[in-house]
Context: one part of a larger RNA
RNA sequence: CCUUCGUUAAGGAACUCGGCAAAUCAGCGGUCGUAAGUUCGCAAUAAGACCUCCCUGCGCAAGCAGGGCGCAGCUAAAGACAGCCAAGUGACUGUUUACCAAAAACACAGCUCUCUGCUAAAUCGUAAGAUGAUGUAUAGGGGGUGAUGCCUGGCCAGUGUCCGAACGUUAAGGGGAGAGGUUAGCCGUAAGGCGAAGCCUUGAACUGAAGCGCGGAUGAACGCCGGCCGUAACUAUAACGGUCCUAAGGUAGCGAAAUUCCUUGUCGGGUAAAUUCCGACCUGCACGAAUGGCAUAACAACUUGGUUACUGUCUCGACGAAGGACUCG
Numbered sequence: 001c002c003u004u005c006g007u008u009a010a011g012g013a014a015c016u017c018g019g020c021a022a023a024u025c026a027g028c029g030g031u032c033g034u035a036a037g038u039u040c041g042c043a044a045u046a047a048g049a050c051c052u053c054c055c056u057g058c059g060c061a062a063g064c065a066g067g068g069c070g071c072a073g074c075u076a077a078a079g080a081c082a083g084c085c086a087a088g089u090g091a092c093u094g095u096u097u098a099c100c101a102a103a104a105a106c107a108c109a110g111c112u113c114u115c116u117g118c119u120a121a122a123u124c125g126u127a128a129g130a131u132g133a134u135g136u137a138u139a140g141g142g143g144g145u146g147a148u149g150c151c152u153g154g155c156c157a158g159u160g161u162c163c164g165a166a167c168g169u170u171a172a173g174g175g176g177a178g179a180g181g182u183u184a185g186c187c188g189u190a191a192g193g194c195g196a197a198g199c200c201u202u203g204a205a206c207u208g209a210a211g212c213g214c215g216g217a218u219g220a221a222c223g224c225c226g227g228c229c230g231u232a233a234c235u236a237u238a239a240c241g242g243u244c245c246u247a248a249g250g251u252a253g254c255g256a257a258a259u260u261c262c263u264u265g266u267c268g269g270g271u272a273a274a275u276u277c278c279g280a281c282c283u284g285c286a287c288g289a290a291u292g293g294c295a296u297a298a299c300a301a302c303u304u305g306g307u308u309a310c311u312g313u314c315u316c317g318a319c320g321a322a323g324g325a326c327u328c329g
Stems, first nucleotide, its partner, number of pairs: 001324008010315002014313001019310001029051004037042001039147001053068006069073001082308007089300002094106002110145007122131003148295004153225003158222002160218005167213003173207002178202005185194003226244005253287001254284001265281005
């Protein structure tokens, strides 16, 4: 010096990203006492205070002996993360990256949309067959949201889905007008020309489904939810007006937020002093309503801020113990 421990004057978080670590607290014994909030169940062992035997004798004391009472006299029977205040997130118990992440992620009950009438939809399989289900719409599959409370606004132009069927477009197929090849035959002195049937090749009109075009519906479907100018008898601001564009121009609620760039916004609180924190404001770069919005008791090895107690975290170190390191072997 390293590892694991113990003690430490005065101070007590000044340490540090952060009280990390350590210390405090000693706790399902008893008696009292217990706030806000609340879904009336809780919060709650809240917090906090006190008690741990009594009498007699002996003994300096520690304690010992005898007696006594109570449900209960600290080995309170063997177990344990100090408490409090405030905010964020997720309702909760639960699940997860076996071996760097346990969380605000996943799940969840609840809510909602959609498909499915049973040989169900969906899934596995080439098939047979199987699951669904020895179930039957109070059932089963899929998507989204995520307890509860109050709510869930506008837009169907685009994309998707569903419904419709008049018209347009449209494949194979059907259809076969027409055209070509070949040649029995005919014409011709010849060269050659014409050319039926059959066979072969090609082929117009017409007919021809879904789809698309077309019409409608649909947002707890994918999604989207403006700009400029002016105006009130101080100023400022603009309830109001004009204009352009749009499918419609963001409603309620919330808001410098797990979202705010400018930004350490401004004001207030807390501190001697705070880029954090809490309460407001609204100028929302770029919140916003089941990609849910806003609240919310309880809960959390979650995140953030404060506080009491406590301490070698620190001022600032020191001493001690064991095992290493070191020397010898």